Model confidence (mean pLDDT): 75 of 100. This is a predicted structure of a 151-nucleotide RNA (c-di-AMP riboswitch aptamer (ydaO/yuaA leader)) from Aphanocapsa sp. GSE-SYN-MK-11-07L. The model forms 92% of the base pairs in the Rfam consensus. Rfam family: c-di-AMP riboswitch aptamer (ydaO/yuaA leader). On this family, see Barrick et al., Proc Natl Acad Sci U S A 2004: "New RNA motifs suggest an expanded scope for riboswitches in bacterial genetic control". The sequence was found by an Rfam model in a public genome assembly. NCBI's taxonomy places the organism under Bacteria, Bacillati, Cyanophyceae, Oscillatoriophycideae, Aphanocapsa.

């Protein structure tokens, strides 16, 4: 001087996955055991369970659209389509992320997975589901919205 690794920090990122409220903790003793009780120690955060806000998603009528059901059909997600290839993979189109937002150029990088079960077009009312998991932060331009310092 590099490079891995841990730890600490920050107005951190993708994603619906945010927030609020409430209760759960450990060991000992009494007890056959659960429970309850009594001690000590823990109580902040994470973490679990329950409910509320918010977000997102399914399912569902008028009307309106389509009528094409094994060539099954359909949802969630950005995650499709098409061609080529011996499987792999490549290569076009489209979509999607890039750090305080929105646009624009540029440049990288991703295009995984998962479900219903025969069967669902829109869809008010009203029914129902989820709030997961993974990271670590290129650049310029033009417009806005704020933090912290310092005086």
């Nucleotide at each position: 001087u590099u490079u891995c690794g841990u730890g600490g920090g920050u107005a951190g990122c993708c994603u619906a996955a945010u927030c609020c409220c409430a209760g759960g903790g450990u060991u000992g003793g009494u007890c056959a055991u659960c429970a309850a009780c009594c001690a000590a120690u823990g109580u902040c955060u994470g973490c679990c369970u329950g409910g509320g806000a918010g977000c997102g998603g399914a399912g569902g009528a008028a009307c309106c659209a389509a009528g094409u059901u094994u060539u099954g059909g359909g949802g969630c997600u950005a995650a499709u389509c098409u061609c080529a290839u011996u499987u792999u993979u490549g290569a076009g189109a489209g979509a999607g992320a890039u750090a305080c937002c929105u646009u624009c150029c540029a440049a990288u990088c991703u295009c995984a997975g998962c479900c219903c079960g025969u069967c669902a077009g829109c869809u008010a009312a009203c029914u129902u589901c989820g709030u997961c998991g993974g990271c670590a932060a290129u650049g310029g331009a033009a417009g806005g919205a704020g933090u912290a310092c310092u005086a």